[in-house]
RNA sequence: GAUUUAUAAAGAAGUGGCGAGAGACAGGCUCAUUGACCCACUGGCAACCCUCCCUAACGGAGAAGGUGCCAAUUCCUGACCAGAUAACAUGGUGUUGUUUGGAAAUAUAAAUU
Numbered sequence: 001g002a003u004u005u006a007u008a009a010a011g012a013a014g015u016g017g018c019g020a021g022a023g024a025c026a027g028g029c030u031c032a033u034u035g036a037c038c039c040a041c042u043g044g045c046a047a048c049c050c051u052c053c054c055u056a057a058c059g060g061a062g063a064a065g066g067u068g069c070c071a072a073u074u075c076c077u078g079a080c081c082a083g084a085u086a087a088c089a090u091g092g093u094g095u096u097g098u099u100u101g102g103a104a105a106u107a108u109a110a111a112u113u
Stems, first nucleotide, its partner, number of pairs: 001113008013042005021031003025078004043070003048066002050062004074105001080102010
């Protein structure tokens, strides 16, 4: 890097360093010299792996260790598919907007390669 499965409306920040962009991409919107992003240390959140109890399956408790995470719902929307709805055009029907769900994309974990 690829594949599969699961999860993504909850939760959790201080100090120091650096110094200009950052939030994956596009648009929007936001954060940032009152120092963001990133890095280090400390602290914390969560509970995927993990430990213990229980079970047919579920489930419950824990947090030493391996990851992850600690602005905003994955910040919001985004090819495409289906439903609802409004406007417009219409012979059938279509176009556009709003909205719900799915899919896709992204991130993380675990397993495989």
Model confidence (mean pLDDT): 83 of 100. This is a predicted structure of a 113-nucleotide RNA (SAM riboswitch aptamer (S box leader)) from Pedobacter sp. Hv1. The sequence is in RNAcentral, with records from Rfam and Ribocentre. Taxonomically the source falls in Pedobacter (Bacteria, Bacteroidota, Sphingobacteriales, Sphingobacteriaceae).